[in-house]
RNA sequence: UGGCAGGGCGCUUAGGGUUCCGUUGUCGUGAAAGCGACAAGUCUGGUCCGAGAAGUGCCACCGACGCGGCAAAUUCCGUGUCGGCACACGGCGGGCCAAAAUCCCGGGAGAG
Numbered sequence: 001u002g003g004c005a006g007g008g009c010g011c012u013u014a015g016g017g018u019u020c021c022g023u024u025g026u027c028g029u030g031a032a033a034g035c036g037a038c039a040a041g042u043c044u045g046g047u048c049c050g051a052g053a054a055g056u057g058c059c060a061c062c063g064a065c066g067c068g069g070c071a072a073a074u075u076c077c078g079u080g081u082c083g084g085c086a087c088a089c090g091g092c093g094g095g096c097c098a099a100a101a102u103c104c105c106g107g108g109a110g111a112g
Base pairs, nucleotide, nucleotide: 007059008058009057010056011055012054015049016048020046021045022043023040024039025038026037027036028035029034061084062083063082064081065080066079067078068077069076087107089110093105094104095103
């Protein structure tokens, strides 16, 4: 300097807003309970979205040691047990859904 990689999914959490529910306020109606309209997410919440650099589980992949199949196998197919799967600072701006976000662009640009 160049190349190939640093995998996928589920559940959960940090976090997020406001479509729905709820809550609160104002107004209308009503004897009241309640019902309706509008507003508020600088309304604690439920539904909802949700992490590469959060947690956890499963799968994939890699290695070691076996087992089974077939005429045969270190070579092909399948399977079991154990282990490995490291590290990771990060904008602006844009995009999705109702909207926002550590979601997506993105292990990006950039920095070391």
This is a predicted structure of a 112-nucleotide RNA (Guanidine-I riboswitch aptamer) from an uncultured Rhodobacteraceae bacterium. Model confidence (mean pLDDT): 87 of 100. Rfam family: Guanidine-I riboswitch aptamer. For this family Rfam cites "New RNA motifs suggest an expanded scope for riboswitches in bacterial genetic control" (Barrick et al., Proc Natl Acad Sci U S A, 2004). The family has 100 seed sequences and 1,509 matches in Rfam 15.1.